[in-house]
A computed fold for a 76-nucleotide RNA from a Methanobacteriota archaeon, annotated as transfer RNA. The prediction has a mean pLDDT of 81.
RNA sequence: GGGCCUGUAGCUUAGUCAGGUAGAGCGCCGGGCUUUUAACCCGGUGGCCGGGGGUUCGAAUCCCUCCAGGCCCGCC
Numbered sequence: 001g002g003g004c005c006u007g008u009a010g011c012u013u014a015g016u017c018a019g020g021u022a023g024a025g026c027g028c029c030g031g032g033c034u035u036u037u038a039a040c041c042c043g044g045u046g047g048c049c050g051g052g053g054g055u056u057c058g059a060a061u062c063c064c065u066c067c068a069g070g071c072c073c074g075c076c
Base pairs, nucleotide, nucleotide: 001073002072003071004070005069006068007067010026011025012024013023020057027045028044029043030042031041032040050066051065052064053063054062
């Protein structure tokens, strides 16, 4: 230098193919139960999707560019 993959909540991730209200588990907070803790049960708490721009009525999703991480190839 060239190609490919990944980036979504504090953590692990679904959703991307085929644009149409961003979900789950764990965690955290409050309560119940218990002598207490844990477990269990109930309620609550969360992200506008790595940054920017574009297309569109509408973008996590399509296009361009940049950033970060990983893999492969090439040159010296």